Annotation:
The RNA shown here (FMN riboswitch aptamer (RFN element)) has 134 nucleotides and comes from Mammaliicoccus stepanovicii.
RNA sequence: AUAUUCUUUCGGGGCAGGGUGAAAUUCCCAACCGGCGGUAAAUUAAGCCCGCGACCUGCAUGCGUUUUAUAGUAUGUGGCUGAUUCAGUGUAAAUCUGAAGCCGACAGUAUAGUCUGGAUGGGAGAAAGAAUAG
Numbered sequence: 001a002u003a004u005u006c007u008u009u010c011g012g013g014g015c016a017g018g019g020u021g022a023a024a025u026u027c028c029c030a031a032c033c034g035g036c037g038g039u040a041a042a043u044u045a046a047g048c049c050c051g052c053g054a055c056c057u058g059c060a061u062g063c064g065u066u067u068u069a070u071a072g073u074a075u076g077u078g079g080c081u082g083a084u085u086c087a088g089u090g091u092a093a094a095u096c097u098g099a100a101g102c103c104g105a106c107a108g109u110a111u112a113g114u115c116u117g118g119a120u121g122g123g124a125g126a127a128a129g130a131a132u133a134g
Stems, first nucleotide, its partner, number of pairs: 002133009017029003031114002033104002035052004047102002056079008084100005106117003
């Protein structure tokens, strides 16, 4: 240094200003934001290239409630899951530069990527440490 297991810590941002209205950070004009790993741009270059996570959900098993069933919960394993082009430079870029576009779970509420809530949750993963193997 590598592999496996374990422990600890860390691990998401954003409606300025204005209009209509009884009521909107939800509509309209406009503004703002961009998780993680990878990818020939090097010891930093991607929201929209590939994959992952979150939300929702099927199944199996355990726990638990019950007369039974359902609801609940934990683990494992599946499903679902948005959006980009043009020009330039270059050996190499849908990642850089310039330009013009586009996208954003569920519940609540005047219709929400940005408010409130589930969430003091979960989490891709990052860093450090320990043990074992060789």

Rfam family: FMN riboswitch aptamer (RFN element). Rfam describes the family as follows. The RFN element is a highly conserved domain that is found frequently in the 5'-untranslated regions of prokaryotic mRNAs that encode for flavin mononucleotide (FMN) biosynthesis and transport proteins. Model confidence (mean pLDDT): 78 of 100. NCBI's taxonomy places the organism under Bacteria, Bacillati, Bacilli, Staphylococcaceae, Mammaliicoccus.